[in-house]
RNA sequence: UGAGAUGGAUGGACGGUCGCUUCCGGCACUGCCGGGAGAGGAAAGUCCGGGCACCACCGGGCCACGACGCCUGCUAACGGCAGGGCAGGGUGACUUGACGGACAGUGCAACAGAAAACAUACCGCCAGCGGGGCAACUCGCUGGUAAGGGCGAACCGGUGCGGUAAGAGCGCACCGCCCGGCUGGUAACAGUCCGGGGCACGGAAAACCCCGUCGGGUGCAAGGCCAAAUAGGGGAGCAAUGAGCGGCCCGGCUCGCUCCCGGGUUGGCUGCUAGAGUGCGCCGGUGACGGCGCACCCAGAUGGAUGAUCGUCGGCUGGUAACCCAGCUACAGAACCCGGCUUACAGUCUGUCUCACUUG
RNA sequence: GCCUCGGUGGCGCAGUGGUAGCGCAACCGAUUUGUAAUCGGUAGGUCGAGGGUUCGAAUCCCUCCCGAGGCU
Numbered sequence: 001u002g003a004g005a006u007g008g009a010u011g012g013a014c015g016g017u018c019g020c021u022u023c024c025g026g027c028a029c030u031g032c033c034g035g036g037a038g039a040g041g042a043a044a045g046u047c048c049g050g051g052c053a054c055c056a057c058c059g060g061g062c063c064a065c066g067a068c069g070c071c072u073g074c075u076a077a078c079g080g081c082a083g084g085g086c087a088g089g090g091u092g093a094c095u096u097g098a099c100g101g102a103c104a105g106u107g108c109a110a111c112a113g114a115a116a117a118c119a120u121a122c123c124g125c126c127a128g129c130g131g132g133g134c135a136a137c138u139c140g141c142u143g144g145u146a147a148g149g150g151c152g153a154a155c156c157g158g159u160g161c162g163g164u165a166a167g168a169g170c171g172c173a174c175c176g177c178c179c180g181g182c183u184g185g186u187a188a189c190a191g192u193c194c195g196g197g198g199c200a201c202g203g204a205a206a207a208c209c210c211c212g213u214c215g216g217g218u219g220c221a222a223g224g225c226c227a228a229a230u231a232g233g234g235g236a237g238c239a240a241u242g243a244g245c246g247g248c249c250c251g252g253c254u255c256g257c258u259c260c261c262g263g264g265u266u267g268g269c270u271g272c273u274a275g276a277g278u279g280c281g282c283c284g285g286u287g288a289c290g291g292c293g294c295a296c297c298c299a300g301a302u303g304g305a306u307g308a309u310c311g312u313c314g315g316c317u318g319g320u321a322a323c324c325c326a327g328c329u330a331c332a333g334a335a336c337c338c339g340g341c342u343u344a345c346a347g348u349c350u351g352u353c354u355c356a357c358u359u360g
Numbered sequence: 361g362c363c364u365c366g367g368u369g370g371c372g373c374a375g376u377g378g379u380a381g382c383g384c385a386a387c388c389g390a391u392u393u394g395u396a397a398u399c400g401g402u403a404g405g406u407c408g409a410g411g412g413u414u415c416g417a418a419u420c421c422c423u424c425c426c427g428a429g430g431c432u
Stems, first nucleotide, its partner, number of pairs: 001356010012313007020038008040331001044342002047340005052219004057252007065215005070084005085099001086097004100210002105208002108203001122149002124145009157175006177197005182191003223270004233261006242255003277296008314329006361431007370384004378415001386402005408424005
């Protein structure tokens, strides 16, 4: 200097004029004055987890359904986050993983190939017998064989030596695999550690499934209160041997219940913002995070507020010798709240690390 | 806020692990005095987009985009 990897921050600022919403205080109160505050890192998707509320539902168990799945931690919790292990990718910094089980069972792998799981013989190799031939050799049958070749995404260990009629873990050495022990680590795991061994019953479970763990349902349009109005309407059924959890069983508790037709209301208040809160500092921890101290209060709308205009500045692009001029400035708006995930995002600033080249 | 379904040739629809089908339309030919009908043939496909599992994906899984509907 270039190319990359991985974190963080910001994504407009200031001032003036007019306008809007809300909270608090005051007043001469259908309004005015003063003071404070006024969209996000994703407010989005509605994918997860909760707080909270209700269900004449609580406890225990089973089933169904759904989710997760290596180990250890963090957290209110999670399918999240952090660190580590193993496997894959990358020269590397790093990164990906839907990571339990194929000996519980059922099923699947087209085409090719002899054959796709405790297999088989297409080409081939060897032995014996018979025929042909001067010979080389060739044809058939029987038996042995799976080292060589072929096919395929994948084929019942690999290399070497010996052995054999020809071969084969048939035997041996090393590697690989399995079992047991030892050492390190909380653990997952690791080990050119020790001993033994049959020399190995493949793959995929985002196929069904098995195992382990977790989960009642519904959701602020939940729920509570007030006001107003109507048809103190009509019909059918079941009633303590009934109803009440997604279903079933047991125990407790509570209560009349279910369905259909029709009518009225669609208003106001609350829930509604002080929190698993924010900022800074110190301590502990590899880290996620936790503890302590100090300081602070940062929207609460309800056809739904935060806008318009002027000026200065910031950033980017183009033109210009320069001054300067012109244009542009992303994704996008709370609606009970919080912790995550995923997706969208013009540009700017910045930390650490890797590789290549060059120079001192 | 909660839930369900769909996206495949120009159009309407099948296809749910082994490499894309039907009908209508279009074009050509035959038949007919000529057209229609009828018969035969031809062409036309990023299976909404991206990523993953697998030897292989329209199909299985995840994320995103567009559209339709139900409850409240």

Two RNAs folded together computationally: RNase P RNA and transfer RNA, 432 nucleotides in total. Rfam match: Bacterial RNase P class A. It is annotated as a ribozyme.